[in-house]
Molecule: transfer RNA
Organism: Parcubacteria group bacterium RIFCSPHIGHO2_01_FULL_40_30
RNA sequence: GGGGAUGUAGCUCAAUGGUAGAGCAUUCGCCUUAUACGCGAGCGGCUGGAGGUUCGAAUCCUCCCAUCCCCA
Numbered sequence: 001g002g003g004g005a006u007g008u009a010g011c012u013c014a015a016u017g018g019u020a021g022a023g024c025a026u027u028c029g030c031c032u033u034a035u036a037c038g039c040g041a042g043c044g045g046c047u048g049g050a051g052g053u054u055c056g057a058a059u060c061c062u063c064c065c066a067u068c069c070c071c072a
Base pairs, nucleotide, nucleotide: 001071002070003069004068005067006066007065010024011023012022013021018055026042027041028040029039030038048064049063050062051061052060
């Protein structure tokens, strides 16, 4: 220099164009003499950034950024 993959909650991952969910973690409650386990509820992300397409974009297109892989 060329090509490819990935980027979504604190962490690990879903969501194949129609108002972004789960598990773990965390907070509160129930349970217990107490803790743990278990059960219930809450909090937490406008999806790496900027444009475009569309009535509507995490999703499709373009450019950029970060990490990884391949080629030279």